[in-house]
RNA sequence: GGGCCGUUAGCUCAGUUGGUAGAGCACCGGAUCUUUAAUCCGGGUGUCGCUGGUUCGAAUCCAGCACGGCUCACCA
Numbered sequence: 001g002g003g004c005c006g007u008u009a010g011c012u013c014a015g016u017u018g019g020u021a022g023a024g025c026a027c028c029g030g031a032u033c034u035u036u037a038a039u040c041c042g043g044g045u046g047u048c049g050c051u052g053g054u055u056c057g058a059a060u061c062c063a064g065c066a067c068g069g070c071u072c073a074c075c076a
Base pairs, nucleotide, nucleotide: 001072002071003070004069005068006067007066010025011024012023013022019056027043028042029041030040031039049065050064051063052062053061
């Protein structure tokens, strides 16, 4: 340098045909009592990596860029 895959909540990950962004764990508030904790109730806390484009409408489609991984090639 080429090719492929990935980037979504604090972490690990879903997200169908383009039509109101979700789960588990963690976290926050409350209740309870068996009080380093457990159980129950409530709460999503998010520029969907960035920029631009297409569209009535983009996490989703297109282009470029950034970062990470795999692989091929090159240099030594």
Overview:
Predicted 3D model of a 76-nucleotide RNA (transfer RNA) from a bacterium. The coordinates come from a structure-prediction model, not an experiment, and the mean pLDDT is 81. It matches the Rfam family "tRNA". The family's RNA type in Rfam is transfer RNA. Rfam links the family to the GO term triplet codon-amino acid adaptor activity. It was read from a public genome assembly.